[in-house]
RNA sequence: GCUGGUGUAGCUCAAUUGGUAGAGCAUCCGACUUGUAAUCGGAAGGUUAGGGAUUCAACUUCCCUCUCCAGCU
Numbered sequence: 001g002c003u004g005g006u007g008u009a010g011c012u013c014a015a016u017u018g019g020u021a022g023a024g025c026a027u028c029c030g031a032c033u034u035g036u037a038a039u040c041g042g043a044a045g046g047u048u049a050g051g052g053a054u055u056c057a058a059c060u061u062c063c064c065u066c067u068c069c070a071g072c073u
Base pairs, nucleotide, nucleotide: 001072002071003070004069005068007066010025011024012023013022019056027043028042029041030040031039049065050064051063052062053061
């Protein structure tokens, strides 16, 4: 340099053929307990890597840039 893939909550990952962005763990609050752990209930946490395009509507489609991984040279 070329090709393919990856990027979503603090972490690990869903979101299936464009139509309300979710789960587990972690954090916080409460219940239970003499107390802690465990268990149960609840809450908070997201400019979906960035920019642009298409569309009534984009995590999803198209273009450019960036991060990381793999392969080729």